About this RNA
A computed fold for a 344-nucleotide part of an RNA from Gracilibacteria bacterium canine oral taxon 394, annotated as small-subunit ribosomal RNA, central domain. The full RNA is in RNAcentral, with records from ENA, Greengenes and SILVA. The organism belongs to Candidatus Altimarinota, within Bacteria. Its Rfam family is "Bacterial small subunit ribosomal RNA".
Context: one part of a larger RNA
RNA sequence: CUGGGCGUAAAGCGUCUGUAGGUGGUUAUAAAGGUUUCGUGUGAAACUCCAGGGCUCAACCCUGGAUUGCGCGGAAAACCAUGUAACUUGAGUGUGGGAGAGGCAAGCAGAACGGUAUGAGUAGGGGUGCAAUCCGUUGAUACAUACCAGAAUACCAAAAGCGAAGGCAGCUUGCUGGAACACUACUGACACUGAGAGACGAAAGCGUGGGGAGCGAAAGGGAUUAGAUACCCCUGUAGUCCACGCCCUAAACGAUGGAUGCUAAGUGUUGGACGCAAGUCCAGUGCUUCAAGCUAACGCAUUAAGCAUCCCGCCUGAGGAGUACGGCCGCAAGGUUAAAACUC
Numbered sequence: 001c002u003g004g005g006c007g008u009a010a011a012g013c014g015u016c017u018g019u020a021g022g023u024g025g026u027u028a029u030a031a032a033g034g035u036u037u038c039g040u041g042u043g044a045a046a047c048u049c050c051a052g053g054g055c056u057c058a059a060c061c062c063u064g065g066a067u068u069g070c071g072c073g074g075a076a077a078a079c080c081a082u083g084u085a086a087c088u089u090g091a092g093u094g095u096g097g098g099a100g101a102g103g104c105a106a107g108c109a110g111a112a113c114g115g116u117a118u119g120a121g122u123a124g125g126g127g128u129g130c131a132a133u134c135c136g137u138u139g140a141u142a143c144a145u146a147c148c149a150g151a152a153u154a155c156c157a158a159a160a161g162c163g164a165a166g167g168c169a170g171c172u173u174g175c176u177g178g179a180a181c182a183c184u185a186c187u188g189a190c191a192c193u194g195a196g197a198g199a200c201g202a203a204a205g206c207g208u209g210g211g212g213a214g215c216g217a218a219a220g221g222g223a224u225u226a227g228a229u230a231c232c233c234c235u236g237u238a239g240u241c242c243a244c245g246c247c248c249u250a251a252a253c254g255a256u257g258g259a260u261g262c263u264a265a266g267u268g269u270u271g272g273a274c275g276c277a278a279g280u281c282c283a284g285u286g287c288u289u290c291a292a293g294c295u296a297a298c299g300c301a302u303u304a305a306g307c308a309u310c311c312c313g314c315c316u317g318a319g320g321a322g323u324a325c326g327g328c329c330g331c332a333a334g335g336u337u338a339a340a341a342c343u344c
Base pairs, nucleotide, nucleotide: 004315005314006313007298008297012312014200015199016198017197021193022192023191025087026086027085028084029083030082033080034079035076036075037074038073039072040071041070042069048066049065050064051063052062053061054060090190091187092186093185094183095182096181102176103175104174105173106172107171108170109153114148115147116146117145118144119143124135125134161168162167205246206245207244208243209242210241214240215239219235220234221233222232257311258310259309260308261307262306265288266287267286268285269284270283271282272281273280274279293300294299317344318343319342326337327336328335329334
């Protein structure tokens, strides 16, 4: 080199775009680089291996072959590579009418919570398992009216939809990305994957400036308790919100990388097309007995963990340790890359 794996045992990068590289549809033809084959040269001898022979055997010795390789010449043309010409099913473009919490920005709305003011009104309110801290005669709670402010959008709502993932939900408008279906008009392999690289990336956290209703790490108080640095209650700062700039991590999960083809059914649902309808087809999203098959089992099963091909990433006993050191990145917090001694 060959070899075994990655849903749950160790193992799929959080996700995408894409460079190098690897891999790649159909037909004809040219040439013959790879390939196959024939011949030839070389591959020193000894050694080694195979076949045979000689010392009574063996060791030992002898003969022949092999020596998987390389060079040269000839041949073949299926496959790989290359050139040329062409094709349309892969891929893309165009046209058409639809779907959607996809993204960004602006404006607007109603409910609720809170506050302020006024009215009216009187002794409680709040909270709990029970209480207390707390609020209230300087008039609370409950009620009404007006105004202010911030944050989130009940019902619709779904196993629903959209997005590469993170994620996305009041309404309207503007700008804008992607996908599906239908037509089959156009291009003609333009494709797949993707080491490096780049972009995006929940929450928390950080910087500057705003904002601050509710909630609420920290903190204070009241309880509980043997104690209570908690669970429960009353307060409450950062934060949560906005703008800009960082951070770059998650059980970033389907714990399941991407692409293509093939392999039983039944049933629901979303979008599109066709159809008077029943229904059929395409794309997505669920479920069921699971057909075959796979799996250590659980289970998976056309949305595969089945059958195959291509490309990438990753794993190799447990702990030490996702740590130390060094590098790179970061304002910091830290992130990323990533060991060893030693122990079992």